A computed fold for a 306-nucleotide RNA from Methylotenera sp., annotated as Bacterial RNase P class A. Rfam family: Bacterial RNase P class A. It is annotated as a ribozyme. Taxonomically the source falls in Methylotenera (Bacteria, Pseudomonadati, Betaproteobacteria, Methylophilaceae). It was read from a public genome assembly, where an Rfam model found it. The model forms 96% of the base pairs in the Rfam consensus. The coordinates come from a structure-prediction model, not an experiment, and the mean pLDDT is 77.

RNA sequence: GAAGCUAGCUAGACAGUCGCCGCCAAGCAAUUGGGGGAGGAAAGUCCGGGCUGCAUAGAGCAGGAUGACGGCUAACGGCCGUACGCCGUGAGGCGCGGAAUAGGGCCACAGAGACGAGUAUGCCGAAAGGCGGACGUGAAACGCGGUAACCUCCAUCUGCAGCAAGACCAAAUAGGCUGGCAAUAGGCGUUGCUCGCGCUGCCAGCGGGUAGGUUGCUUGAGCGCAUGAGCAAUUGUGCGCCUAGAUGAAUGACUGUUACGUGUAGCAAUGCACGACAGAACCCGGCUUAUCGGCUAGCUUCUUUU
Repeated sequence: GAAGCUAGCUAGACAGUCGCCGCCAAGCAAUUGGGGGAGGAAAGUCCGGGCUGCAUAGAGCAGGAUGACGGCUAACGGCCGUACGCCGUGAGGCGCGGAAUAGGGCCACAGAGACGAGUAUGCCGAAAGGCGGACGUGAAACGCGGUAACCUCCAUCUGCAGCAAGACCAAAUAGGCUGGCAAUAGGCGUUGCUCGCGCUGCCAGCGGGUAGGUUGCUUGAGCGCAUGAGCAAUUGUGCGCCUAGAUGAAUGACUGUUACGUGUAGCAAUGCACGACAGAACCCGGCUUAUCGGCUAGCUUCUUUU
């Protein structure tokens, strides 16, 4: 100097004018003032939970998920570490991982024959048949082969539905009509079946009214700094901070200055142009996907010089 690997941060800043949403304060009100307002993935809805309901809740079977060992976490199919295997010169990256003598399925082509079968030469036998089993082929051929991100067995875990869950208030209508089943029992009850438990009639069709408001709804398994433990993931302690809650859906537009990067013109000063993926809707922890750049730290390889 060039090319890489890993981890973290950032995703322009300031000012002015106008506009929007919510909170606080004053005010009878109009309004005035103050503070705040979309991401690292908000995306996919793939996992795991918090929370709500069934519900007073349970047991078993079925079904589903995971699979080396140890640890972290509220939990996980996630993360960290160690081994093993593969890829890479390397820093590193990836990972399908218990069982093949419980049973089944599959093993192209070639080969007589591919899961217990068996061709030729040969031996026995009157024959039927029996013994025996080479060379070739092929990944594998007289062996209990390979394969379980094939079924399966084993170990562990696992209720269902979901904020359009639910709760409250107001208003309106038709507590309507028809049919069927049942009433010593039956029916209904949030995956399916059985038991148990609870409630007590249930199912289908026709027809009518409402779909408005409040809440759930943002203080959290929260974030930042320092320090201790730990290889690390993570965690203890102390101090500090509060950071959108919309509801047909706000978080914007313009101007000026300026930072960074790229390209271009120029000896230079400097000028011009461009700058991604993309928008919260109950919340959180992960994974996956898209993506213009910039900064920081550590590590690896190559080249050159000393």